[in-house]
About this RNA
The RNA shown here (Glycine riboswitch aptamer) has 93 nucleotides and comes from Tigheibacillus jepli. It was read from a public genome assembly, where an Rfam model found it. Rfam family: Glycine riboswitch aptamer. Rfam links the family to the GO term glycine biosynthetic process. About the family: This family represents the bacterial glycine riboswitch. Model confidence (mean pLDDT): 80 of 100.
RNA sequence: AUGAAUGCAAGGGGAGAGAUUACUGCACACGCAGUAACGCCGAAGGAGCAAGCAUCAUGCGAAUCUCUCAGGCAAAAAGACUCUUGCGGGACG
Numbered sequence: 001a002u003g004a005a006u007g008c009a010a011g012g013g014g015a016g017a018g019a020u021u022a023c024u025g026c027a028c029a030c031g032c033a034g035u036a037a038c039g040c041c042g043a044a045g046g047a048g049c050a051a052g053c054a055u056c057a058u059g060c061g062a063a064u065c066u067c068u069c070a071g072g073c074a075a076a077a078a079g080a081c082u083c084u085u086g087c088g089g090g091a092c093g
Stems, first nucleotide, its partner, number of pairs: 007087007018038001020037007039073003045069001046067003052060003
């Protein structure tokens, strides 16, 4: 000279699954909210585990895998992940 990773901010992209039924409330028209029932989804969050390691009873141990507790199933909102810009940092050389 160059300026990695974690992290932060702003903007963009971002899948899946019943606009289900019943009751109640608000509106008094669509619709919205809550509760219950059945049916589904996995990419907020959460939980579980392999190989392997260890002090080997056991403990640690990843995910877009599994579970669906939570969340979601027209639109809106949210959304793992990702792109751009900036902040920050100082790996590497």